[in-house]
RNA sequence: CUCAUUGAGACCAGCUGAGGGACAGGCCCGUGGAAGCUGGGGCAACCAGCGUUUCGUCGCAUGGUGCCAAAUCCUGCGGGGGACGGCCCACCGAGAAAUGAG
Numbered sequence: 001c002u003c004a005u006u007g008a009g010a011c012c013a014g015c016u017g018a019g020g021g022a023c024a025g026g027c028c029c030g031u032g033g034a035a036g037c038u039g040g041g042g043c044a045a046c047c048a049g050c051g052u053u054u055c056g057u058c059g060c061a062u063g064g065u066g067c068c069a070a071a072u073c074c075u076g077c078g079g080g081g082g083a084c085g086g087c088c089c090a091c092c093g094a095g096a097a098a099u100g101a102g
Base pairs, nucleotide, nucleotide: 001102002101003100004099005098006097011040012039013038014037015036019029020028021027023076024075025074026073041068042067043066046064047063048062049060050059051058072096077093078092079091080089081088082087
C1' cells in the first nucleotide's frame, strides 16, 4: 500500500503500584488495584493443517497470529430524518483505528 472483518464471544492468580480506554473532545474504568511483566485459563475461527462437499460451503481447534469493560465506549468529515443552522436520532456513507492475509 491492497483486500477482508469489526452490534456476538471470552478472566483468574502472582509481582508491582497510578494510571488506562490509539488521537482530540466527551463519557467512563482505576488504591475494592490502572498500565506493564509472569503463569494458568478462556473466546474466536483470519491463515496454515486435517476432514467434508452438491465445489457454494461446512466442521475440527493441531500449529501461526489475534482477542478476553462499555457497539471499534460515543462523537470527529459529508449526507439524511425528527416542523428546527443551536437540541436530539443504534439512519447512510466516508475518514481514522484495530486485527488478519498478501